[in-house]
Bacterial RNase P class A from Ottowia sp., 322 nucleotides, folded computationally. RNAcentral holds the sequence, with entries from ENA. The coordinates come from a structure-prediction model, not an experiment, and the mean pLDDT is 76. A source record names the gene rnpB. Rfam family: Bacterial RNase P class A. By type it is a ribozyme.
RNA sequence: GAAGUACGCCAGACUGCCGCCGGCAGCUGCCCUGCGGGGCGCGCUGGAGGAACGUCCGGACUGCACAGGGCAGCGUAGCAGGUAACACCUGUCCACCGCGAGGUGCGGAUCAGAGCAACAGAGACGAGUCGCCCCGGAAGGGGCGGGUGAAACGGGCAAUCUCUACGCGCAGCAACACCAAAUAGGCACACCAUGCGGCGGCCCGCCGCGUGUGCGGGUCGGUGGCAACGAGCCGCCCGGGCGACCGGCGGCCCAGAUUGAUGGCAGUCACGCACCCGGCAACGGGCGCGCACAGAAUCCGGCGUACCGGCGUGCUUCACCC
Numbered sequence: 001g002a003a004g005u006a007c008g009c010c011a012g013a014c015u016g017c018c019g020c021c022g023g024c025a026g027c028u029g030c031c032c033u034g035c036g037g038g039g040c041g042c043g044c045u046g047g048a049g050g051a052a053c054g055u056c057c058g059g060a061c062u063g064c065a066c067a068g069g070g071c072a073g074c075g076u077a078g079c080a081g082g083u084a085a086c087a088c089c090u091g092u093c094c095a096c097c098g099c100g101a102g103g104u105g106c107g108g109a110u111c112a113g114a115g116c117a118a119c120a121g122a123g124a125c126g127a128g129u130c131g132c133c134c135c136g137g138a139a140g141g142g143g144c145g146g147g148u149g150a151a152a153c154g155g156g157c158a159a160u161c162u163c164u165a166c167g168c169g170c171a172g173c174a175a176c177a178c179c180a181a182a183u184a185g186g187c188a189c190a191c192c193a194u195g196c197g198g199c200g201g202c203c204c205g206c207c208g209c210g211u212g213u214g215c216g217g218g219u220c221g222g223u224g225g226c227a228a229c230g231a232g233c234c235g236c237c238c239g240g241g242c243g244a245c246c247g248g249c250g251g252c253c254c255a256g257a258u259u260g261a262u263g264g265c266a267g268u269c270a271c272g273c274a275c276c277c278g279g280c281a282a283c284g285g286g287c288g289c290g291c292a293c294a295g296a297a298u299c300c301g302g303c304g305u306a307c308c309g310g311c312g313u314g315c316u317u318c319a320c321c322c
Base pairs, nucleotide, nucleotide: 001318002317003316004315005314006313007312008311009310010309012269013268014267015266016265017264018263020047021046022045023044024043026042027041029040030039031038032037049293053304054303056302057301058300059299060298061172062171063170064169073168074167075166076165077164078092079091080090081089082088093107094105095104096103097102108163109162113161114160115157116156130145131144132143133142134141135140176224177223178222179221186215187214188213189212190211191210195209196208197207198206199205230253232252233251234250235249237248238247239246240245271290272289273288275286276285277284278283
């Protein structure tokens, strides 16, 4: 220097103008008020990501179910460890790929049972027989041989069923809890003066329709859950561990709605690409275009997927120079 490999980091910066959402024991501001408060303005302050994404796995949380055990079903699978937990992560063995750094995992059990094996081959999981020899009357029995094939009575496949061990109760924030209209309907009580109907025709009486009061459930709607104290974030710190990680110390408080905020325009700079000019070249100047993937919605840990580009560190192989 080239090619590669493992890991980590960034995800444009600044200024001006115009906006959006949340918070505030701020304001001699304005408006409304049932005087409890509410709204507006101003001020201060916070406002997406490494994947916020897919919703694949594991949890927290909530409701329902549940004495204990078992069956079924689903999932996981070397060994050891980490973790709240996991199918995740770390270390290591084995197998495979790579010259190597390194990568990948379809790695429990085939002496419990079943199932399966293309082509070739006489015959492929059932057992038998292509050729030759021997015994035998035959049926049949015994022995030998080469060929095919991954495999020829001895093995393979468990990512075929199965067995073993371990894990899992079911649903999900549209969970769930609370407040609570109008209308209709329900229940209780009172009245039934007048009217209508029923109690076989009439009277009394009773009941229903009816009127009034009260109660309770559901729906619309609203509040909490829910966002600032936690499996929290940061550290170049200290200690333990090969490592994942653990312990300690110090510092910090960090978005949050329900038509759903986190934006738009302009300028300068940075970065990338193409073109033009100057220059042997490195490079300098000008001009144009581009500047990804994507955006919270109960929260957290993983995995997977998407992504213009840029930076750093360790290591490997090759070439050259000293």